[in-house]
RNA sequence: UCCUGAAAAAGGCAAACCAUCUCGUAAGAAUGGGGCGCAAAGCCAACGGGCCUUAGCGAACACGGGUUCGCAGGGUGGCCGGGUUGCCAGG
Numbered sequence: 001u002c003c004u005g006a007a008a009a010a011g012g013c014a015a016a017c018c019a020u021c022u023c024g025u026a027a028g029a030a031u032g033g034g035g036c037g038c039a040a041a042g043c044c045a046a047c048g049g050g051c052c053u054u055a056g057c058g059a060a061c062a063c064g065g066g067u068u069c070g071c072a073g074g075g076u077g078g079c080c081g082g083g084u085u086g087c088c089a090g091g
Stems, first nucleotide, its partner, number of pairs: 002091004012038002017033004022029002036078001042084003047081003050076003056071006
């Protein structure tokens, strides 16, 4: 430096679910509990695709304030590819 993650050690992260005088239109996030799992479940969404959501914008209908449709500049890195940094062990 490259490849690999069967076994081992030290540690790390934390799904569902629960809580909240937190933030948000929502999706979701944050914090605490929890622990399904994870060798990058570290980071990048201003790299590509998927998925979720619709405040706002556009359109149609309606016309006491609404309904429906469309679109991410929102969200998800624990959906995937890619980029980047890195612990331990083996080769």
Record summary
This is a predicted structure of a 91-nucleotide RNA (c-di-GMP-I riboswitch aptamer) from a Candidatus Atribacteria bacterium. The model forms 95% of the base pairs in the Rfam consensus. The organism belongs to Atribacteria, within Bacteria. Its Rfam family is "c-di-GMP-I riboswitch aptamer". Rfam links the family to the GO term cyclic-di-GMP binding.